The prediction has a mean pLDDT of 77.
Predicted 3D model of an 89-nucleotide RNA (c-di-GMP-I riboswitch aptamer) from an uncultured Desulfobacterales bacterium.
Order: sequence, then C1' cells, then structure tokens
RNA sequence: GUUUGACAAAGCCAAACCUGCCGAAAGGUGGGGACGGAGAGUUACGGGUCUUAACAUCUUUUCCUCCAAGAGAUAGCCGGACUGCCAAA
Repeated sequence: GUUUGACAAAGCCAAACCUGCCGAAAGGUGGGGACGGAGAGUUACGGGUCUUAACAUCUUUUCCUCCAAGAGAUAGCCGGACUGCCAAA
C1' cells in the first nucleotide's frame, strides 16, 4: 500500500420512546434513552421511499379525491464518491 473482516482490543455512534426548540409537513436539532451498527463517519451523484403542491383533467352545491411540474426530506433504504481505527493475509 492492497484485500478481507470481529467470537478481539481501544474507542465511537445511537433506533424506538419521553421531552424542549425549528418546520405547513416529511423531518431536523438539544437533553434523556439503547434497538442495533465493522464505517449507524462525511457527501443528495444515481435509484428507491416519504412530505408538500402549481398547472391541467374528471366530478361538482360545498368539501374532497385523482394527477404531479417544482420545492423539501431520508446517508440507520440500496449503490457510488471521499475518508478513519484495529486485526489477519
């Protein structure tokens, strides 16, 4: 340096749930908390999923439903990119 990977070591992260704040929402974030994680480190590049929703279309008393451009979210959904510790070969 490369590859593989935990039944090891040092450590690390932190699901659900409770709670404060932000947000229209999905969700994010601080504290508590541990289901789990060999990248559960970073990154929205590709796909998936979620939220919202203009215009158009149908129906129509109203309300709703359908559609889905755009915008947003998810890295603990999958893949890619960058990058870290240890062990073995």